[in-house]
RNAcentral holds the sequence, with entries from ENA.
A computed fold for a 72-nucleotide RNA from a Bacteroidota bacterium, annotated as transfer RNA.
Lineage of the source: Bacteria > Pseudomonadati > Bacteroidota.
Its Rfam family is "tRNA". Rfam's curators write: Transfer RNA (tRNA) molecules are approximately 80 nucleotides in length. Rfam classes the family as a transfer RNA.
RNA sequence: GCCCUUGUAGUUCAGUGGUAAGAAUAAUCGGCUGUUAACCGAUAGACGAAGGUUCAAUUCCUUCCGAGGGCG
Repeated sequence: GCCCUUGUAGUUCAGUGGUAAGAAUAAUCGGCUGUUAACCGAUAGACGAAGGUUCAAUUCCUUCCGAGGGCG
C1' cells in the first nucleotide's frame, strides 16, 4: 500500500429494510429468608461518526474513526 471481517446495554451476544431493538449476565429497588447466598418480581441502561438511497435504515451505499486478520 491492497483486500477481508467486525463495531448494538457495564460485559457476552441476537436482531440483516417495517410500527415496541431483545436475551443472558452485571447494576438498583422490592419480595422471600433468622442472616447471607440462591430464588421470584420490577426498574434503568445501547445501534462508532457524518452523509446518501428509501414512504421507512441497526439493516443497503459512500467516506471517516476504532479493533482483528490476510497478502505484498